[in-house]
Context: one part of a larger RNA
RNA sequence: UUGGGCGUAAAGCGUGUAUAGGUGGCUUUUAAAUUAUACUGUCAAAUUCCAGGGCUCAACCCUGGACAGGCGGUAGAAACUACCAAGCUGGAGUAUAGUAGGGGCAGAGGGAAUUUCAAGUGGAGUGGUGAAAUGCAUUGAGAUCGGAAAGAACACCAAUGACAAAAGCACUCUGUUGGGCCGAUGCUGACACUAAGAGAUGAAAUAUAGGGGGGAAAAUGGGAUUAGAUACCCCAGUAGUCCUAGCUGUAAACGAUGGAUACUAAGUGUUAUGUGUAUCGACCCGUGCAAUGUUGUAGCUAACGCGUUAAGUAUCCCGCCUGGGGAGUACAUUCGCAAGAAUUAAACUC
Numbered sequence: 001u002u003g004g005g006c007g008u009a010a011a012g013c014g015u016g017u018a019u020a021g022g023u024g025g026c027u028u029u030u031a032a033a034u035u036a037u038a039c040u041g042u043c044a045a046a047u048u049c050c051a052g053g054g055c056u057c058a059a060c061c062c063u064g065g066a067c068a069g070g071c072g073g074u075a076g077a078a079a080c081u082a083c084c085a086a087g088c089u090g091g092a093g094u095a096u097a098g099u100a101g102g103g104g105c106a107g108a109g110g111g112a113a114u115u116u117c118a119a120g121u122g123g124a125g126u127g128g129u130g131a132a133a134u135g136c137a138u139u140g141a142g143a144u145c146g147g148a149a150a151g152a153a154c155a156c157c158a159a160u161g162a163c164a165a166a167a168g169c170a171c172u173c174u175g176u177u178g179g180g181c182c183g184a185u186g187c188u189g190a191c192a193c194u195a196a197g198a199g200a201u202g203a204a205a206u207a208u209a210g211g212g213g214g215g216a217a218a219a220u221g222g223g224a225u226u227a228g229a230u231a232c233c234c235c236a237g238u239a240g241u242c243c244u245a246g247c248u249g250u251a252a253a254c255g256a257u258g259g260a261u262a263c264u265a266a267g268u269g270u271u272a273u274g275u276g277u278a279u280c281g282a283c284c285c286g287u288g289c290a291a292u293g294u295u296g297u298a299g300c301u302a303a304c305g306c307g308u309u310a311a312g313u314a315u316c317c318c319g320c321c322u323g324g325g326g327a328g329u330a331c332a333u334u335c336g337c338a339a340g341a342a343u344u345a346a347a348c349u350c
Stems, first nucleotide, its partner, number of pairs: 004321003007304002012318001014201002017198001021194003025088004030082001032081001034077002037075007048066007091191001092188004096183001098181002103177007110154001114150004120144002125136002163168001208245004215241001220236004258317006266295006273288004299306002323350003332343004
C1' cells in the first nucleotide's frame, strides 16, 4: 500500500439541479501506455545457485558457467486503456397523436357544522364526571325556531388507490404551468452516469412586521384526585394555530435501505395505457409496456428477514463508519434579529 463495512449492531447527506473531478455504448484508424514475442547494451568484484578442482575431510579457497529481475535500445503485436479522424444506433434527447392524476401557482364560488349577535316561543335548571365541584342561569340560561355576521376546516366518495425530487398534496370551477406514461413514424448521433464545492427547496415549532382570531389550545388561573399532584380528569383561557412579506434550516426529514445500468424461478392483486381473439357493444380470456402492493424459489443474511421495487449476481460515482462515556460538548470560525444551526476535538475514565 492493498484487503472490511453502512435495513435493525458504529455508519446513506432530508431532497433534487448542476460545475470541477471520476467513469463511460458499437465499428474502423494510430501505437502513447501495454506486451511472459524475439534480439541487444548495462547492472564492478565478492556473495547466491550449478559443474569441476585444491587444503587428509569440512568450513575455507580457486576456476568456469548460469537463472531470475531492474533501467535503456531495436524490431514486431493490436486484445484492453488512450489520442486524432471518420462512421453507426441499441443508451440519451427531440418532434408528433393521445392519456391518467388531491403535482405547483393565482383567482372566483359553495354547503354542512361551530361560535357570537339581535329577536320570537318557553320557564328552571344546565353543563360536566368514575363520582363531584368550579362554571353558566329568573338581569330568563339550557332547549326550540327563522334571521345576520365571522373565521377555520372541507363529511360521504376513499382504497393495500393517484400525483410529486423530497417536504408534501383532497369541497367545486376557471386561468396558467411543471413532470410522467403509452402509440406510430421520423430526426440528432454518445449529446451519457455520478457528483466535492456551490446555489435551490425543505413538516412542525420558534422569532419579526402588518392583518385576522370561530374552533380547539402550550403558558396561566380555578375545581377535583392524591400522602403530595407544579400531572392525568373537569371549567375557563393567552401566545401560537389562519393570511401577506421576509427569517430560521431542523425531525424516528424512516423503506431507519444514496444514485445509475445490466442480469437472475414462479403465483396473485391494484392503477394507467396499448393490443389479440370474440361480440351489436361492454365484460370475460390472452398478451406488451410503465407504476404500485403482496406471497415466495435460488441466492444472500448473525438472525430477523430481503427476495426482478433485492438486503441476490456484477460494474461506475458520491456520502459516511472505526469500542462505551466525555460529546455532537468545549474552543475557534461561518451563518442567524434571537433561539440556535453548521463544521468539530482533547484531557480524563471504563

Small-subunit ribosomal RNA, central domain from Pinus lambertiana, 350 nucleotides, folded computationally. The RNAcentral record of the full RNA draws on SILVA. The prediction has a mean pLDDT of 85.